[in-house]
RNA sequence: GCUUCAGUAGCUCAGUCUGGUAGAGCACUUGUUUCGUAAACAAGGGGUCGCAGGUUCAAAUCCUGUCUGUGGCA
Numbered sequence: 001g002c003u004u005c006a007g008u009a010g011c012u013c014a015g016u017c018u019g020g021u022a023g024a025g026c027a028c029u030u031g032u033u034u035c036g037u038a039a040a041c042a043a044g045g046g047g048u049c050g051c052a053g054g055u056u057c058a059a060a061u062c063c064u065g066u067c068u069g070u071g072g073c074a
Stems, first nucleotide, its partner, number of pairs: 001073003005069003010026004020057001028044005050066005
């Protein structure tokens, strides 16, 4: 230098192929229960989907550029 894959909640990831309300588990907060803790149960908070631009009525999703990480080739 060329190229593959990945980047979404505090963490691990799904969703992308086929555009249409942003989700799951764990964690966190509050409550119930207990002498107390844990567990269990109930409720809740938390995201400009790496960044920028484009297409579209509508973009995490499609297109272009770019950043970071990983693997491959030279």
This is a predicted structure of a 74-nucleotide RNA (transfer RNA) from a Candidatus Woesearchaeota archaeon. Taxonomically the source falls in Candidatus Woesearchaeota (Archaea, Nanobdellati). Its Rfam family is "tRNA". From the family's description: Transfer RNA (tRNA) molecules are approximately 80 nucleotides in length. Rfam links the family to the GO term triplet codon-amino acid adaptor activity. It is annotated as a transfer RNA.